Context: one part of a larger RNA
RNA sequence: GAUGAACGCUGGCGGCGUGCUUAACACAUGCAAGUCGAACGGGGAUUAUUUUGACAGAGACUUCGGUUGAAGUCGUUAUAAUCCUAGUGGCGGACGGGUGAGUAACGCGUGGGUAACCUGCCUCACACUGGGGGAUAACAGUCAGAAAUGACUGCUAAUACCGCAUAAGCGCACGGGAUUGCAUGAUCCAGUGUGAAAAACUCCGGUGGUGUGAGAUGGACCCGCGUUGGAUUAGCCAGUUGGCAGGGUAACGGCCUACCAAAGCGACGAUCCAUAGCCGGCCUGAGAGGGUGGACGGCCACAUUGGGACUGAGACACGGCCCAGACUCCUACGGGAGGCAGCAGUGGGGAAUAUUGCACAAUGGGGGAAACCCUGAUGCAGCGACGCCGCGUGAAGGAAGAAGUAUCUCGGUAUGUAAACUUCUAUCAGCAGGGAGGAAAAUGACGGUACCUGACUAAGAAGCCCCGGCUAACUACGUGCCAGCAGCCGCGGUAAUACGUAGGGGGCAAGCGUUAUCC
Numbered sequence: 001g002a003u004g005a006a007c008g009c010u011g012g013c014g015g016c017g018u019g020c021u022u023a024a025c026a027c028a029u030g031c032a033a034g035u036c037g038a039a040c041g042g043g044g045a046u047u048a049u050u051u052u053g054a055c056a057g058a059g060a061c062u063u064c065g066g067u068u069g070a071a072g073u074c075g076u077u078a079u080a081a082u083c084c085u086a087g088u089g090g091c092g093g094a095c096g097g098g099u100g101a102g103u104a105a106c107g108c109g110u111g112g113g114u115a116a117c118c119u120g121c122c123u124c125a126c127a128c129u130g131g132g133g134g135a136u137a138a139c140a141g142u143c144a145g146a147a148a149u150g151a152c153u154g155c156u157a158a159u160a161c162c163g164c165a166u167a168a169g170c171g172c173a174c175g176g177g178a179u180u181g182c183a184u185g186a187u188c189c190a191g192u193g194u195g196a197a198a199a200a201c202u203c204c205g206g207u208g209g210u211g212u213g214a215g216a217u218g219g220a221c222c223c224g225c226g227u228u229g230g231a232u233u234a235g236c237c238a239g240u241u242g243g244c245a246g247g248g249u250a251a252c253g254g255c256c257u258a259c260c261a262a263a264g265c266g267a268c269g270a271u272c273c274a275u276a277g278c279c280g281g282c283c284u285g286a287g288a289g290g291g292u293g294g295a296c297g298g299c300c301a302c303a304u305u306g307g308g309a310c311u312g313a314g315a316c317a318c319g320g321c322c323c324a325g326a327c328u329c330c331u332a333c334g335g336g337a338g339g340c341a342g343c344a345g346u347g348g349g350g351a352a353u354a355u356u357g358c359a360c361a362a363u364g365g366g367g368g369a370a371a372c373c374c375u376g377a378u379g380c381a382g383c384g385a386c387g388c389c390g391c392g393u394g395a396a397g398g399a400a401g402a403a404g405u406a407u408c409u410c411g412g413u414a415u416g417u418a419a420a421c422u423u424c425u426a427u428c429a430g431c432a433g434g435g436a437g438g439a440a441a442a443u444g445a446c447g448g449u450a451c452c453u454g455a456c457u458a459a460g461a462a463g464c465c466c467c468g469g470c471u472a473a474c475u476a477c478g479u480g481c482c483a484g485c486a487g488c489c490g491c492g493g494u495a496a497u498a499c500g501u502a503g504g505g506g507g508c509a510a511g512c513g514u515u516a517u518c519c
Base pairs, nucleotide, nucleotide: 001518002517003516005515006514007513008512009511012391013390014389015388016387017386018384019383020349025347026346027345029344030343031342034091035090036089039088040087042085043084044083045082046081047080048079049078052075053074054073055072059068060067061066098302099301100300107227108226109225110224111223112222113221114220117219118218122215123214124213125212126211127210128209129208130164132162133161139154140153141152142151143150144149170195171194172193173192174191176189177188178187179186180185200207201206228274229273230272235265236264240262241261242260243259245257246256247255277299278298279297280296281292282291283290284289304325305324306323307322308321327338328337329336330335355381357380358379359378363377364375365374366373367372394424395423396422397421404415405414406413407412428460431454432453433452434451438446463508464507465506466505467504468489469488470487474503475502476501477500478499484491485490
């Protein structure tokens, strides 16, 4: 000098940041990923029209017995419109958010390579979007179960599923030619055989779907170099090292399998043990260097522990699935449910670390044609002097100098222009009035916030550490190697500037000291 700090004493305001470093310990409760009815069939509600039935009975006619019959009310049939939605279907739940357990590794950083690769949504270009089929959830019924959930029968739709047609510069197989590369090879040309598509909706404006090629974006793999300590770890390795054949993958590869060979690594430190996420950065330093990796940004890894795959453009998937383990909960004992290292919050651990807040107004993300919905991302507010920065706690005048206090050689000296007193000001806080920008036409959580103006009172706002030397700052009393101090040297045994108290002084200041750690 620095800190994600803690502790002691003290504490007025604001702005911007920042806040479980320990138990990757266990978690009550709420929320954190949905959306689309312009993909689909149902179901429901409302309204309008409509078919009919019942009630009702204005009015009209009347031979006064009745006949006819509008409005209205309650159902019912059908159509249309609007809205809501459990289910099928689509897209998104692989982003965003958290944590640092593991990892000494192509994990990360940096520079390259892929003639060994993939890429949903988006952009561009070309071509197409023809014609059929069978199911199934929902629903209805029956049944099983305490529940979670499930079984059977019957019906139905689609942008769900499956054939068929067509198809190029697309895929596969085969041989030929040309050009070209450091190489395995690559590109192009013509050919033969063979294979693969599609979905509609519509408010008629559009929105979609399929194939191929290119781009963009995102990813995957490989390599050079760099990346902690220990030799009181010296040998290590059996898919091990290489080849051949095959499998697998988006793709290369012992990645996997069979066979063959016996290699491969190591004192330039293999193997083993310990420790550790890496970097941009941050701290310190004149620099070289040393330390560190909290917040913010990039990459990686993980999601109760271990294993596995499914779906998908993308996962071996934090709030998906299956299995096993530990733990917790429910149970009718047969069986089930769960995963905060998301945001709050609880217990525990600890020297120690916050609200079960508001809003989608902004920025961004998902879905949707849109309206809009969702968003503990985010924007804000709350708590903490935890840090940095700024401001205030008054200003000017005022005595050869009050009182008090301390000291004294009793004369004085110090506190000290300090106070009182006089004049003045109003930053902050408080009161009143006005009142934004952030928002494009509308829409503001923050928030009547920031800010402006007015009136008002010196009022409401100073402590902490130190004073032997290092090191700025001295006297008195008490104590008497006691009590105590102390970073080092050291002080204290009767005049202690070093202990304790007081007066005075020095330093910093809403902080000041101490402790811990790094330079």

A computed fold for a 519-nucleotide part of an RNA from an uncultured bacterium, annotated as small-subunit ribosomal RNA, 5' domain. Its Rfam family is "Bacterial small subunit ribosomal RNA". Gene Ontology terms of the family: structural constituent of ribosome and ribosome. The prediction has a mean pLDDT of 85. The full RNA is in RNAcentral, with records from ENA, Greengenes and SILVA.